[in-house]
This is a predicted structure of a 350-nucleotide RNA (Bacterial RNase P class A) from a Comamonadaceae bacterium.
A source record names the gene rnpB.
The RNAcentral record of the sequence draws on ENA.
């Protein structure tokens, strides 16, 4: 320098104007909803998406229920060792295959030589072999069962065909991945391990009107309602208090001192990772906020002009995938683009 792999990051920046939204501090007066709890509206500082917030495929955290021990069943995982709160995930590794130049080997053609046979030199391709790399449906087929497509007489039981021979004695057999010894376990089973069930619409506390329910007490010797009024009249079997359940609605889980972020260690380990120092506090609704105009500037394409070029001007599109819902790890999938770093072969050059 070329080819081929791996992995790491960013997700446009600023400026102005107008709005959403959590949290603090002023104001807590009024004003809307509400039966009440409790919401809503002001003003000022301040925080306000991702790398995937996506898919809800694995693991977990938390919360009910359920549980004395074991076992069956069912459902997952599978090489071997670490890592982790776990894991189907991440590391390293040990086999199997996959994989590029180059070297090996076949080798259509094509060029020259030969009378010829052939020979030389070029050579498209295949095929082998492996590098960084990738994939792995990598326990177990001396427990049992089951399956094998097409060809083929015959396919999982051994056996047929043809020759031979004293004797299935002894040779041979096309086809087929495979012909009698074998395969497949992503077919059933076996083994070793793990796993109680649901799932924030979990769970919890706080609780109206209206109906029903309990319990007390008056009440047909008129409670209580009602018209006039101070006493008379009409209706008349309930009337008044507490309880306690379940809805409506409120709060709380729930925005978090943590599997927590960001930095650095001549600490440990091949490595995932663990430790150890220092700083930070980092969205949070409850139909769901994170938003819109406009401006310059980058940044990608195009088209027009200049320039030997490296570029410059002007224009005109473009600026992705998507969007938090109880919270973390992972794994997959999407996805304009840019900016790095490493490793391997071959080439050149010191």
């Nucleotide at each position: 320098g070329a080819a081929g792999c791996g992995u790491g990051c960013c997700a446009g920046a600023c400026c102005g104007c107008c709005g959403c939204u959590g949290g603090c501090a002023c104001a807590g007066c009024g004003c809307c909803c509400g039966a009440a709890a409790g919401g809503g509206u002001g003003u000022g500082c301040u925080g306000g998406a991702g790398g995937a917030a996506c898919g809800u495929c694995c693991g977990g955290a938390c919360u009910g229920c359920a549980c004395a021990g074991g076992a069956c069943a069912g459902c997952g995982u599978a090489g071997g060792a670490g890592g982790u709160a776990a894991c189907a995930c991440c590391u390293c590794u040990c086999c199997a295959c996959c994989g590029a130049c180059c070297a090996g080997u076949c080798g259509g053609g094509c060029a020259g030589g030969g009378c010829a046979a052939c020979c030389u030199g070029c050579a498209a391709g295949g095929c082998c072999c492996u590098a960084a790399g990738g994939u792995g449906c990598g326990g177990a087929u001396c427990a049992g069962a089951g399956c094998a497509a097409c060809a083929g007489a015959g396919a999982c039981g051994a056996g047929c065909c043809g020759a031979u021979u004293c004797a299935g004695u002894u040779c041979g057999g096309g086809u087929g991945a495979a012909a009698c010894g074998g395969g497949c376990a992503a077919u059933c089973u076996c083994u070793a391990c793990g796993c109680g069930c649901a799932g924030c619409a979990a769970u919890a506390c706080c609780a109206a009107a209206u109906a029903g329910g309990c319990c007390a007490g008056c009440g047909u010797u008129g409670a209580u309602g009602u018209g006039g009024u101070u006493c008379c009249g009409c209706a008349g079997a309930g009337c008044u208090g507490g309880c306690g359940g379940g809805u409506a609605g409120g709060u709380a889980g729930c925005a978090c001192c943590g599997a927590g972020c960001c930095g650095g260690g001549u600490g440990g380990g091949c490595a995932a990772c663990c430790c150890c120092c220092g700083g930070c506090c980092c969205a949070g609704a409850g139909g769901a906020a994170u938003g819109g105009c406009g401006g310059u500037c980058a940044c990608a394409u195009c088209c027009g002009g200049g320039g030997c070029a490296a570029c410059c001007c002007g224009g005109a599109u473009g600026c992705a995938c998507a969007g938090a819902a109880u919270c973390c790890g992972g794994c997959g999938u999407a996805a304009c683009g840019g900016c790095g770093c490493g490793c391997u072969u071959c080439a050149c050059a010191c």